[in-house]
RNA sequence: UCUUGAGCUAGCCGGGGCAGCUAGGCGUUGCCUGUAACCCGAAAGCGCCGAAACGCGGGCGGCGAAGCCGAAGGAAGAAGUAUUAUUGGAUUGUAGAAGAACCGUUUUCUUUGACGUUGAAGCCUUGUCCUGUUCGGAUGACGGUGAAUUCAAUUGCAUCGAGGAGUCAUGAAAUUGUCUUCUUUAUCGCAGGUACCGGUUUAGGCCCGGAAGGGAGCAGACUUACUGUGGACAAUCGUCGCUUACAGGGGAGCGAGGUGGAGAAGAGGAAAGCGUGCUUCUUUUAUGAAACAAGCUACGACCGGAGGCGUGCUCAUUU
Numbered sequence: 001u002c003u004u005g006a007g008c009u010a011g012c013c014g015g016g017g018c019a020g021c022u023a024g025g026c027g028u029u030g031c032c033u034g035u036a037a038c039c040c041g042a043a044a045g046c047g048c049c050g051a052a053a054c055g056c057g058g059g060c061g062g063c064g065a066a067g068c069c070g071a072a073g074g075a076a077g078a079a080g081u082a083u084u085a086u087u088g089g090a091u092u093g094u095a096g097a098a099g100a101a102c103c104g105u106u107u108u109c110u111u112u113g114a115c116g117u118u119g120a121a122g123c124c125u126u127g128u129c130c131u132g133u134u135c136g137g138a139u140g141a142c143g144g145u146g147a148a149u150u151c152a153a154u155u156g157c158a159u160c161g162a163g164g165a166g167u168c169a170u171g172a173a174a175u176u177g178u179c180u181u182c183u184u185u186a187u188c189g190c191a192g193g194u195a196c197c198g199g200u201u202u203a204g205g206c207c208c209g210g211a212a213g214g215g216a217g218c219a220g221a222c223u224u225a226c227u228g229u230g231g232a233c234a235a236u237c238g239u240c241g242c243u244u245a246c247a248g249g250g251g252a253g254c255g256a257g258g259u260g261g262a263g264a265a266g267a268g269g270a271a272a273g274c275g276u277g278c279u280u281c282u283u284u285u286a287u288g289a290a291a292c293a294a295g296c297u298a299c300g301a302c303c304g305g306a307g308g309c310g311u312g313c314u315c316a317u318u319u
Base pairs, nucleotide, nucleotide: 004316005315006314007313008312011063012062013061014060015033016032017031018030019029024049025048026047027046038059039058040057041056067309068308069307073303074302077299079297080296081295086294087293088292091289092288093287094286095285096284097283098282099281100280101279102277103275104274105273106272107271108270109269110268111267112266115263122259123258124257125256126255127254128253129249130248131247132246133245136242137240138239139238140237141236143233146182147181148180151177152176153175154174155173157171158170159169161168162167187231188230189229190228191227192226198223199222200221201220206215207214208213
């Protein structure tokens, strides 16, 4: 010094890439991809870093001078490809054309056939329906007169009336009511009905008075105004599941009468023709939309490995 064996140490391995985040790198996140191949803890208003950035903290396993870096080339894959721009394009919208089906309809043929000599089809007349006019009927709307007379009541006034007070007498006027009567369509019932401020009556209480008696008067009762409702009446104006008559229109169905004298409405099937059918299907033309694929672009796990860096220490053994 070399070979082999044992040990040691530095060290290496236990994935990588893209996007996102960041001024920037790595991690936690998402996606892709690969391996025989680790575990625990924290981490997006975040964790560790500084182009020597290819995580931080704590463990485990393997290898060990073992190894590490790595050009060309190949390549999975995800991303992008723009309202306009490259190629193909499942599928699909709109419009047109042709054909078929279905539907409708016409004609012909055929099967059946309610009904029919107690009278089919066909033909004639007519009603039902509509419009206008008209005789009625029915049903609604609208309305509540103007006076005379009799007798009362009320009100304030007058008689410088009477009386001790309450009050009394007389007069004319106004208002209201009532009897009888006239006029009118302008009347007859029923129900309700002014807290007081209309009327009559007015328990109780109040006022005047010696008493007799008188006065004002609430509630209540009756009544009036007023309101509602029904009948009758008068003039006028409407409406109509009714109706008379006349004129005109309509004419599907149904009814009535006449004529006629044996068929016949309708239904099923077949053939041919037609169709202006928001109908369906097939084919095709034009013009749009379009997933996706190809191509292209920059990346790129993985495969690959030119080349480069590194290859230390101790002991034993052999030459």